[in-house]
RNA sequence: CACUUAUCAAGAAAGGCAGAGGGUAAUGGCCCGAUGAAGCCUUAGCAACCUCCCUGUAUGGCAAUACAGGAACUGGUGCUAAUUCCAUCCCCGAAAUGGGGACAGAUAAGUC
Numbered sequence: 001c002a003c004u005u006a007u008c009a010a011g012a013a014a015g016g017c018a019g020a021g022g023g024u025a026a027u028g029g030c031c032c033g034a035u036g037a038a039g040c041c042u043u044a045g046c047a048a049c050c051u052c053c054c055u056g057u058a059u060g061g062c063a064a065u066a067c068a069g070g071a072a073c074u075g076g077u078g079c080u081a082a083u084u085c086c087a088u089c090c091c092c093g094a095a096a097u098g099g100g101g102a103c104a105g106a107u108a109a110g111u112c
Base pairs, nucleotide, nucleotide: 002111003110004109005108006107007106008105013043014042015041016040017039021032022031023030026088027087028086029085044080045079046078049076050075053070054069055068056067057066058065059064084104089101090100091099092098
């Protein structure tokens, strides 16, 4: 990088360095930003995808495996403005500042 599966309406910020951008590539909006953007570092936190742990059920002689639920002590990630900020393409709708989906993206686990 590619593919598969799952999730994306909730949640959680302070400090230091730095110095003008950032919010997805684009376009259009709308926002954030010198009361300090991106990036890097430290600490803290959120969450529960994997791991660890607990409970139940099924199979099983055990070990274990699968499923469901829980917990947050360990480890691996992730995340800590706004729904993935909103729209773009399709469908429903008389229409909406309405609803659903796709694409794209992000994250996790797995495969080559």

Predicted 3D model of a 112-nucleotide RNA (SAM riboswitch aptamer (S box leader)) from a Bacteroidia bacterium. The sequence was found by an Rfam model in a public genome assembly. Model confidence (mean pLDDT): 79 of 100. The organism belongs to Bacteroidia, within Bacteria.